Molecule: Purine riboswitch aptamer
Organism: Anoxybacteroides tepidamans
RNA sequence: ACGAAGAUUGUCAAAAUACGUCGUAUAAUCUCGGGAAUAGGGCCUGAGAGUUUCUACCAAGCUACCGCAAAUAGCUUGACUACGGGGUAUAAUGAAGUCGAA
Numbered sequence: 001a002c003g004a005a006g007a008u009u010g011u012c013a014a015a016a017u018a019c020g021u022c023g024u025a026u027a028a029u030c031u032c033g034g035g036a037a038u039a040g041g042g043c044c045u046g047a048g049a050g051u052u053u054c055u056a057c058c059a060a061g062c063u064a065c066c067g068c069a070a071a072u073a074g075c076u077u078g079a080c081u082a083c084g085g086g087g088u089a090u091a092a093u094g095a096a097g098u099c100g101a102a
Stems, first nucleotide, its partner, number of pairs: 006099004011095003016090004021085005026056001029049007041066002050057001058078007
């Protein structure tokens, strides 16, 4: 000088996975059928619509309203799911460096 196998690294890149975050979807919404309760009540169930979208479509509380009838209304708070962005952690693997026999 070259530099195998192998080892190694306060170096670089990084698949993938997990977590949390932001955005988009959807308003945790709307329509209809059947049944149920009745001011100490205001529910149960099925179908459909809504998303370039799978799934979900509920819970709790407050207020109003309905003078006993068949109908609820408004508000507040709280998710999951799908896709995408960036972040963090772990990190396959690759690169580079170092050691390294002949």